RNA sequence: AUAUGAAUACGUAUAUGACUUCAUAUAUCCUCGAUAAUAUGGUUCGAGAGUCUCUACCGGAUUGCCGUUAACAAUCUGACUAUGAAGGCAGUGUCUUACUAU
Numbered sequence: 001a002u003a004u005g006a007a008u009a010c011g012u013a014u015a016u017g018a019c020u021u022c023a024u025a026u027a028u029c030c031u032c033g034a035u036a037a038u039a040u041g042g043u044u045c046g047a048g049a050g051u052c053u054c055u056a057c058c059g060g061a062u063u064g065c066c067g068u069u070a071a072c073a074a075u076c077u078g079a080c081u082a083u084g085a086a087g088g089c090a091g092u093g094u095c096u097u098a099c100u101a102u
Base pairs, nucleotide, nucleotide: 001014002013003012004011019087020086021085022084023083024082025081026056030048031047032046033045034044041066042065050057058078059077060076061075062074063073064072
């Protein structure tokens, strides 16, 4: 939202939207080219590749490493997007009323 019941009363079914959780994709990973700094530093861009897949591809922290040189590394942590599925209750205590049993 639609349909269908109810008439003291607000159920039932279907569809849709949002949210949460889980799953899959991708590892917020990798490669190449350029660019910047130098132990108070370790930056900033472009392209490729990665997905039965559109988009995204970054942030923070910690540790190491590099003796001034051109090169960084490891670990932890945070999503977005696409698709699918599930979920929105349960238990306990107290009070009141009705019914049933003893």